Predicted 3D model of a 1392-nucleotide RNA (small-subunit ribosomal RNA) from an uncultured bacterium. Model confidence (mean pLDDT): 83 of 100.
[in-house]
């Protein structure tokens, strides 16, 4: 100075931690789905080292040979054509043919012969090894062709294949007889040099030793060809190349492999080999190798490198390269410089082929190819033009090495699939709030362009002269024309990207979480987005993230993990100080780290992948110089660390003997009577055969009260009367002595509670099993009563515990403070007390640490050294295997499979048959009642054609319903309508209305008019506006589903005193504080205190109504006016303003406060009494049938009219009433006292008549402080005398009256007559705290008529509260917790 490190979802109601599954990122020889345009450059049987048709991969040399064959040439020898010439007689002439010799040949192919076939190519079975990698070694080695150098290269000689003939077999292949050559074979000759043997002389090394030099003895050589230039052959030496050997280090996993090994370990002396060696063999010796892992098991070629990481690591070993192995399976040698040979050779075994069964033949892990296994991996392809290899002198031959093409998107790179303009933002498509959004400049259309492509033409570089498989390839030029080129996968969250519709825990998704049970951004599909793109997803494998094995870089008190404790062998570690070495370190240097690759730089194919050069690196290993601080090591030396001597000291330290008192129990004697024991209560038990109780005496065993203390000793387990012997080990002072002697410690030894076992004792008490008795539903348990092992004592096992400080051993250090055990010192004449220190035990607490809780000098703090242990939960501390052990079990210690938690600390909350405070008709002390009766009424069940639907603990059940005979109605049957009983919009017609007929059970239909003829405008023709009727259609309609879509609205915890927020603080956070304490209040009222300060919504208060009482104003009200009428307005009353109450006042208490009790006054005292008023929230409460409303659903019917019927039904059960069961009553006269709130015109109705009566006639007054409902009633008197009655009134008949179309189903009154149950109510339960229960009438809403409900009003008018132990409900503080849907929770077991 350069590079370099990313997270994230899922345990929780939330929080942190702590951990484990999952992701997102890369990479592949891949395969799968779906879809495919060119081009380059790579790459392609990982599976069966399974078997393999067919063709081809290793031949070559005639300048080594010899025979043959076949072309040429010459020569002999025969042969005689064509042509000339001719006296035709014939002559010249010599072609072609044929034998036969020698030549030639850059011609064939077999043979002898030489070189090559051991290289090139394939494959990874085998192989845990000197195999491989790295680095060294030899004084233990070999090496053809190549290079260099030096000598030589002369004479001979016997064969033998081929050939020939003969013969054997199908074949393969051969046998026999002849004959022949060579650079094939073999002697001699020569030795410069070489090798043996001997002994010398000289130098030299790490041992065996080696190296020169001279000598004497022996031993071994050769091939020839030729163009005369040479090639080639012997020998010996040296390079070089290649190979053999040996040696440090490194190289997978199991200890549930712990002991292996006899040629084994070594030696003497041999054999072998290129060479050293037990390699191999006689013989002595008993060694050699292992916890630093032998030995055996499983797995695998190793590396340079590839992937992936910041690195360190991790994983892999396709393609290239190196190097080992192999070659159908073992095995063997042979040739050969070199092999125990992939395309030689013998042998056995499979297996396949051929056969005349007698024998033969073969070996694709060479390039194609085939079958066959597999998810799965190519052409039976051209070429030697190149690069290379082989033969050869050379031309050349061969060459499935190789170059090239071919198939595969298998990868890794490039390029394209058009560009510009183009709004009427077409149309189709989706969505929609129906306006419109979006696809969307997207299309179409208009104007370019030519990458690719198609046609024509030229046309390479690889070879600088000849040769080009590739190839008319790449490139280049004309021309043509948008024409032929776009998928795949996701859209909850991670993680970019949203909507409709289908479906309805189905179908169906899913890397984790987790989505679907009727409004699914999660499933199918449509639109529409995002990503990525000739590819896209999906699977599998590997790194990453994972600090989730932690070297870098993690842990152990509770989350998973400190052995139960000690001693101590190996082994890590180790105190001051001199001096030396130089192994470890530390700097320099010189070898090596092959090339490819990687990275920087440049450069070459247009880029880019590729490819090329240069430099960088290769972190190692060796080697040499230096240093000498630190480890180490050697020697020296100290003393503080460790031990030792000395002086004291405290102790339930150990082991053995002995001794002692108390107290249970037994026995025996006496006393002395009926229990006794035992429990929550009993009971079995013991006891009149005399317990229990209580004296005395004996007997045994077993523990050692008081002292006694987070006191004390011990390593840990543990250890407790006294004595007594033996014995460990601590502690303080001292500094005499040794001088690092020390820490730790896997294996291993030793100790080790309880309970358990074995053997012999022993047994008092307690007490597993066991029996009995109780509790329970059961009770194999807890409790009782007995009661065996076994608690004890001696040997001997077991070897384990929540053996715990859940905290391993040492050592040094880092503020204090305040008990206690044991020593020393100072000061003090001495004791106390005080100060100082040492070494143990406790609390407190600051730094520091912790995930927090908490540790905090006896650390969990800050360092070091060992050792030991942990890596999600579950299955499991199981199984198997070894050990150990009588047993019983203990140590050691997996995996299949399964879940995404599991757990730790801590916060909120909710819960407890925890705890503390407090309150409330919540007990309790009272009154009255429900449950018992029979009536009313509502529910349940039943029943039915329908009994219409809701409501369901409290908080459903005289509830919607303030009033079901039609209506109401929603149900049921039966008849009816179908734009419709209602609403809007269009069209045509008509004013509207509208009596009286006839069928019908009505709706309704039929048949027809009397009556009547309206408003506004008008140019009088008509037009509007309303309103009916017909028609079509849109649409109405629905008390049809979902109150778990929802609004509104109510109920409930409750009128309970809470719930919350803003700043601040404090907590890593959730949170906490505030809000909590200490008083107080009805109350988070108030007040004090305090890290809080302040606030808001509840609480009270403001509002009504009530008690008083001033003032004002008064009619229809009231009257001191005799009545009336007028008058007044004091009083009663009325409604308006006011006033009053506020702990103001006084005392006492309290804390100089809040209040809290008492008291004056007050008409009222202590929120005076009642009402409305109901925080944050809770219960998916209630309610779609008030009412509005989303979505599903019905549409000649789920809609809508009518008539009858149901809703009233009846074996039965619950819930609320109202009436009684009588004497505080019943009935009866009497006077007929006294009210308070209402209502009254389709009302309320006086007064007078009639009727026993319920009512009737009539109707005076009254839209009301004026008339009227209206009479209140309990009251008072008289009778009845405890009975089913003079109580009680149900039912039930006859006779009536009222409403009302209508009183059968199915109203309400009256009169008579009848006259049930019931005699105060079982467990259980309600309300109610003062004008209250209780008791007495009165009115009102609905309403034609119907009230024992309901809602209000007044009259009379009580007991009772000691008090918060208990039941129910709340509120606050705390505390536990494994619950958070929060206890109807969580959850364990057994059955299905």
């Nucleotide at each position: 100075c350069c590079c370099u490190u990313a997270g994230a979802g899922u345990u929780u109601g939330a929080u942190c931690c702590u951990g484990g599954c999952u992701c997102a990122g890369g990479a592949u020889g891949a395969a799968c789905g779906c879809u495919g345009g060119c081009g380059g450059c790579g790459u392609g049987c990982u599976u069966a080292a399974c078997a393999c048709a067919u063709g081809c991969a290793a031949g070559u040399c005639g300048a080594g040979c010899g025979a043959a064959g076949c072309a040429g040439c010459u020569g002999u020898u025969u042969g005689g054509a064509a042509u000339c010439c001719u006296c035709c007689g014939g002559g010249a002439g010599g072609a072609a043919a044929a034998a036969c010799a020698u030549c030639u040949g850059a011609c064939u192919g077999a043979g002898c012969g030489g070189c090559g076939g051991a290289c090139g190519g394939g494959u990874g079975a085998g192989u845990a090894a000197c195999g491989c990698g790295u680095g060294g070694g030899g004084a233990a080695c070999c090496u053809g062709c190549c290079u260099u150098a030096u000598a030589c290269c002369g004479g001979g000689g016997g064969a033998u294949a081929a050939c020939a003939g003969c013969u054997g077999g199908a074949a393969a292949c051969g046998g026999c007889u002849g004959c022949u050559a060579a650079u094939a074979c073999c002697g001699c000759a020569u030795a410069a040099g070489c090798g043996c043997a001997c002994g010398g002389c000289a130098c030299c090394g790490c041992a065996u030793g080696g190296u020169g030099c001279a000598g004497u003895g022996u031993g071994a050589a050769a091939a020839a060809c030729u163009c005369c230039g040479g090639u080639g052959g012997u020998a010996u030496a040296a390079g070089a190349u290649g190979g053999a050997c040996c040696c440090g280090c490194g190289u997978u996993a199991g200890a549930u492999u712990a002991g292996c090994u006899u040629g084994u370990u070594g030696g003497c002396g041999g054999g072998g080999u290129a060479a050293c060696g037990g390699c191999c063999c006689a013989c002595c010796a008993a060694g050699g190798c292992g916890a630093c892992g032998a030995u055996c098991u499983a797995u695998a070629g190793c590396c340079g490198g590839c992937c992936u990481g910041a690195g360190a690591g991790g994983g892999c070993g396709a393609c290239c390269g190196g190097c080992c192995a192999c070659a159908u399976u073992g095995g063997g040698a042979c040739u050969g410089a070199g092999a125990c040979a992939c395309g030689g050779c013998c042998c056995a075994a499979a297996c396949u082929c051929c056969u005349a069964c007698g024998g033969g033949a073969g070996g694709c892990a060479g390039c194609a190819g085939u079958g066959g296994g597999g998810a799965a991996u190519a052409u039976u392809g051209c070429a030697c033009a190149a690069u290379g290899g082989g033969g050869g002198a050379a031309a050349c031959c061969c060459u499935g090495a190789u170059g090239c093409a071919g198939c595969g998107a298998c990868g890794c790179c490039g390029c394209g699939u058009g560009g510009a303009g183009g709004a009427a933002g077409a149309a189709g498509g989706u969505c929609u709030u129906c306006g419109g959004a979006u696809u969307g400049u997207a299309a179409a259309c208009u104007c370019c362009u030519g990458u690719c492509c198609c046609a024509g033409g030229g046309g390479a570089c690889g070879a600088u002269a000849a040769u080009g498989a590739c190839g008319g390839u790449a490139c280049c030029c004309u021309g043509g024309g948008a024409g032929g080129a776009a998928g795949c996968a996701c859209c909850g969250g991670c993680u970019a990207a949203c909507u409709a519709c289908g479906u309805g825990c189905c179908a169906g998704c899913a890397g984790c979480c987790g989505c679907g049970g009727u409004a699914a951004a999660a499933c199918g599909u449509a639109g529409g987005g995002u990503g990525c793109a000739a590819g896209c997803g999906u699977u599998g494998u590997c790194c990453g993230g994972a600090a989730u094995u932690a070297c870098u870089g993690g842990g152990u008190g509770u989350a998973a993990a400190g052995g139960g404790a000690g001693c101590g062998c190996a082994g890590g570690c180790g105190g001051a100080u001199u001096g030396g070495c130089a192994a470890g370190u530390u700097g320099g240097g010189a070898g090596u780290g092959a090339a490819a690759u990687c990275u920087a730089u440049g450069g070459g194919c247009u880029c880019a992948a590729c490819c090329c050069a240069u430099a960088a690196a290769u972190u190692g290993c060796u080697u040499u110089c230096a240093a000498a601080a630190c480890u180490g090591u050697c020697a020296g030396u100290c003393u503080u660390g460790a031990g030792u001597g000395g002086u004291g000291u405290a102790g339930a330290g150990g082991u053995a003997g002995g001794c002692g008192g108390a107290a249970u129990u037994c026995c025996c004697g006496g006393u002395g009577u009926a229990g006794c024991g035992g429990u929550g209560g009993a009971a079995u038990g013991c006891g009149u055969a005399g317990a229990u109780a209580u004296c005395g005496g004996g007997a045994g065993g077993a523990a050692c009260a008081c002292c006694a203390g987070u006191g004390g000793c011990g390593a840990a387990g543990g250890c407790g009367g006294c004595c007594u012997a033996c014995u460990g080990g601590g502690c303080a002072c001292u500094a005499a002595c040794u001088g690092a002697c020390g820490c730790u410690g896997a294996g291993g030894c030793u100790c080790g509670a309880a309970a358990g076992c074995a053997u012999g004792g022993g047994u008092a008490g307690c007490a597993a099993a066991c029996a009995g008795g109780a509790u329970u539903a059961g009770a194999u348990a807890c409790c009782c009563u007995g009661g065996u092992a076994g608690u004890c004592c001696a040997u001997g096992c077991c070897g384990u515990a929540a053996a715990c400080g859940a905290u391993g051993a040492u050592u040094a250090c880092u503020a204090g403070g305040u008990g206690u055990g044991g020593g020393a010192g100072g000061a003090u004449u001495g004791a106390c007390c005080c100060c100082u220190u040492c070494c143990g035990u406790g609390c407190c607490g600051c730094a520091g640490u912790u995930a927090a809780c908490a540790c905090a000098a006896u650390a969990a703090g800050u360092a070091a050294u060992c050792c030991a242990c942990c890596u999600g939960g579950g299955g499991a501390g199981u199984a198997c295997g070894a050990c150990c052990g009588c047993a019983a079990g203990g140590u050691u210690g997996a995996a299949a499979c399964u879940c995404a938690a599991a757990g730790g600390a801590a916060u909120u909350g909710a819960c407890g048959g925890g705890g503390g405070c407090c309150c409330g008709c919540a007990c309790a002390a009272g009154c009255a009642g429900u449950g018992g009766a029979g009536u009313a009424u509502g529910u349940g069940g039943u029943u039915u054609a329908a009994u219409u639907c809701g409501a369901a603990g409290c908080a459903a059940c005289g509830c919607g319903a303030a009033g079901a005979a039609c209506c109401u109605u929603a149900c049921c049957a039966g008849g009816g309508c179908u734009u419709g009983a209602c609403a809007u919009c269009c069209a045509a017609c008509u004013a509207a209305c509208g009596a009286a007929g006839c069928a019908g059970a009505g709706a309704u239909g039929c048949a027809u008019u009397a009556g009547g003829u309206g408003c506004c405008c008008u140019u009088c023709g008509g037009g509007g506006a309303a309103a009916g009727u017909u028609g079509a259609g849109a649409c109405a309609g629905g008390u049809g589903g979902u109150g778990c879509a929802u609004g509104g609205u109510u109920g409930u915890c409750g009128u309970c005193a809470g719930c919350u927020c803003g700043u601040g603080u404090c907590g890593u956070g959730a949170g906490a504080u505030g809000u909590u304490g200490g008083g107080u209040u009805a109350a988070g009222u108030c007040c004090c205190g305090c890290a809080a300060c302040g606030a808001g919504c509840g609480c009270a208060g403001c509002c009504c109504c009530u008690a008083u009482u001033g003032u004002u104003a008064g009619u229809u009200g009231c009257u001191a006016c005799g009545c009336a009428a007028g008058a007044g307005c004091a009083c009663u009353c009325u409604a308006g303003c006011g006033a009053g109450a506020c702990u103001g006042c006084c005392g006492u208490u309290g804390a100089c406060a809040a209040a809290a009790c008492g008291g004056a006054g007050g008409a009222a005292g202590g929120u005076g009494g009642g009402g409305a008023c109901g925080a944050c929230g809770u219960c998916a409460a209630a309610u779609u049938a008030u009412c509005a409303u989303g979505c599903c659903c019905c549409u000649u019917a789920u809609g809508u009219c009518c008539c009858g019927g149901g809703c009233u039904a009846c074996a039965c059960a619950c819930g609320u009433a109202a009436u009684a069961c009588a004497a505080u009553g019943g009935c009866g006269u009497c006077c007929a006292a006294c009210a308070a709130a209402g209502g009254g015109a389709a009302g309320c109705a006086a007064a007078a008549c009639c009727g026993c009566g319920a009512g009737g006639u009539a109707g005076a007054g009254c839209a009301a402080a004026u008339c009227c409902c209206c009479a209140a009633a309990a009251g008072a008197c008289g009778u009845c005398u405890c009975a089913g009655u003079u109580c009680g009134g149900a039912u039930u008949g006859c006779a009536g009256g009222c409403u009302g179309c209508a009183a059968c189903u199915c109203g309400c009154c009256u009169g008579u007559a009848u006259g049930a149950a019931g005699u105060c109510g079982g467990a259980a339960u309600u309300g109610c705290u003062a004008g209250u229960a209780a008791u007495c009438g009165u009115g009102g809403a609905u309403c034609a008529g119907c009230a024992u409900g309901c809602c209000a009003c007044g009259g009379u008018g009580a007991a009772u509260a000691c008090g918060u132990u208990c039941c129910c409900g709340g509120g606050c503080c705390u505390u536990g917790u494994a619950c958070a849907c929060a206890a109807a929770g969580c959850c364990c077991g057994u059955c299905a």